[in-house]
RNAcentral holds the sequence, with entries from MGnify. The RNA shown here (Glycine riboswitch aptamer) has 81 nucleotides and comes from uncultured Actinocrispum sp. It matches the Rfam family "Glycine riboswitch aptamer". About the family: This family represents the bacterial glycine riboswitch. Glycine riboswitches usually consist of two metabolite-binding aptamers domains with similar structures in tandem.
C1' cells in the first nucleotide's frame, strides 16, 4: 500500500402535487465525504516554468423526517507484498 473483520462517520425540504397503502413519480428548492469530471479560482507539491494532486470546484451520478442501506475519512484486529 492492498484485501479482509468491527467500531465510529456528516450535510441538504416530514416542501409543493399527482398516487398509493408508507411506495412511487414529477415539480422546484437545496447536499456533498461512494464513485465521475475540471485545472477556471483556492489550497497543497516544486526554487520556477510546466505538470500534477486534493477534504478545492462542478454537482453527471448518488443525495436530502425517522429507519435501512451508501459513506470519504479515522482507529483496531488479521493476512499478503
Nucleotide at each position: 500500500u492492498c484485501a479482509c473483520g468491527c467500531g465510529g462517520g456528516a450535510g441538504a425540504g416530514a416542501c409543493c402535487g399527482g398516487u398509493u397503502u408508507c411506495u412511487c413519480c414529477g415539480g422546484c428548492g437545496c447536499c456533498g465525504a461512494a464513485g465521475g469530471a475540471g485545472c477556471a479560482a483556492u489550497u497543497c507539491c516544486u526554487c520556477c516554468c510546466c505538470g500534477g494532486a486534493a477534504c478545492c470546484u462542478c454537482u453527471c451520478a448518488g443525495g436530502c423526517a425517522c429507519a435501512a442501506g451508501g459513506g470519504a475519512c479515522c482507529g483496531c484486529a488479521u493476512g499478503a507484498g